[in-house]
RNA sequence: GGGCUUAUAGCUCAGUUGGAAGAGCGCCGCCUUUGCGAGGCGGAGGCCGGGGGUUCAAAUCCCCCUGAGUCCA
Numbered sequence: 001g002g003g004c005u006u007a008u009a010g011c012u013c014a015g016u017u018g019g020a021a022g023a024g025c026g027c028c029g030c031c032u033u034u035g036c037g038a039g040g041c042g043g044a045g046g047c048c049g050g051g052g053g054u055u056c057a058a059a060u061c062c063c064c065c066u067g068a069g070u071c072c073a
Stems, first nucleotide, its partner, number of pairs: 001072007010025004019056001027043005049065005
């Protein structure tokens, strides 16, 4: 320098071919217990890496940039 993969909640990851975002763990509250844990119920937390484009509509499609991984030279 070139190819490919990847970036989504505090962490680990889903998200089906474009209709607008979820799970597990963690955190907070309540129930239960003498108390803790376990269990049950509820809640907070995201401008989907950044910029632009296409579209009525973009996490999803296209272009550029940045970070990480990997292969080739």
Molecule: transfer RNA
Organism: Methanoculleus sp.